[in-house]
RNA sequence: AUGUCAGAUACGGGAGAAUCCGGCUGGGCUUUGGCCCGAGGCCGGUGCCGAAGGAGCAACCGCCCCGGUAAACUCUCAGGCGCAAGGACCGUGCUGACGA
Repeated sequence: AUGUCAGAUACGGGAGAAUCCGGCUGGGCUUUGGCCCGAGGCCGGUGCCGAAGGAGCAACCGCCCCGGUAAACUCUCAGGCGCAAGGACCGUGCUGACGA
């Protein structure tokens, strides 16, 4: 110099899915007849998504049963379904370990 793994943190990148339905609750203007704005908040319902977190297991280990056990797979409990935010993960910088 370089490779692998781990950790912390900064920066950059970073997907999917209703702008759905119902109820309640607002703001502005006004000639008081009304008009306009509101992707809002709360509650409920239906549909949908997988990449916080969580759960499940094939091989394998062990082995009588039981048990241990991975993921971007499966589930969808949680979370999410405009933008934003969040976001597994990736890159760079830093530290440590291992190998040559």